[in-house]
Predicted 3D model of a 90-nucleotide RNA (c-di-GMP-I-GGC riboswitch aptamer) from an uncultured Anaerolineae bacterium. Rfam family: c-di-GMP-I-GGC riboswitch aptamer. The family is grouped with related families in Rfam's "c-di-GMP_I riboswitch clan".

RNA sequence: UUCGAUAAAGGCAAACCCGGUGAAAACCGGUGACGCAAAGCCACGGGUCUAAAACUUCCUUCGGAAGCCACGACCGCCGGGCCGCCGAAA
Repeated sequence: UUCGAUAAAGGCAAACCCGGUGAAAACCGGUGACGCAAAGCCACGGGUCUAAAACUUCCUUCGGAAGCCACGACCGCCGGGCCGCCGAAA
């Protein structure tokens, strides 16, 4: 520098279930392994999810419904950026 063996030190942990937080998406802890060579970190571009508040409309009135919306969430969707373990080859 390139690469990632049906190898290997070490690592992460989907779904389900339990507890907690949250309006929700989702997150945290436990359990558990579907998978992962960056499944380490960063929401930067695209994408996806949610829709509480605000706004709009309606019903009609101190409330409810619908619509719209990210400033919320996902890096285990793709791309990009940063950092890095082990091993192989040169």